[in-house]
C1' cells in the first nucleotide's frame, strides 16, 4: 500500500430559520391580528477551548564523525469540540 478490528480531546452565549403549533392567550362582532415558553444539531455571530489528519519548532534518541533521520513533546496555521464521519497510532491478514 491494500483489507479488516481498536482508537483520544475540547462549547457557551446569541441572532435567525424549524418544530411544538390545524396550539393556548389577548384584541375584534367578523375576516382578521398581536403575543407565546421549551427544543433544535439548518445558516449567521460573539467569547472560549482541543490536539492525535496535514504543517511548523527544540531535539532526547539513532550515528565513529559528516550528512541524513527523528517523540504521543512544543506552537495552534490549517482542522476540530452532539451523532456520523474524520482520526496519529495499535493488533491482524494479504
Nucleotide at each position: 500500500u491494500c483489507g479488516u478490528g481498536g482508537g483520544a480531546g475540547a462549547g457557551u452565549c446569541u441572532c435567525u430559520g424549524g418544530u411544538u403549533a390545524g396550539u393556548u392567550c389577548g384584541c375584534a362582532a367578523a375576516a382578521g391580528u398581536g403575543a407565546a415558553a421549551a427544543c433544535u444539531a439548518a445558516g449567521g455571530g460573539a467569547c472560549g477551548c482541543c490536539g492525535a489528519a496535514g504543517g511548523c519548532g527544540c531535539a532526547a534518541c539513532u550515528c565513529g564523525c559528516c550528512c541524513g533521520g527523528a517523540a504521543u513533546c512544543g506552537c495552534u496555521c490549517a482542522g476540530g469540540c452532539a451523532a456520523c464521519a474524520g482520526g496519529a497510532c495499535c493488533g491482524c491478514g494479504a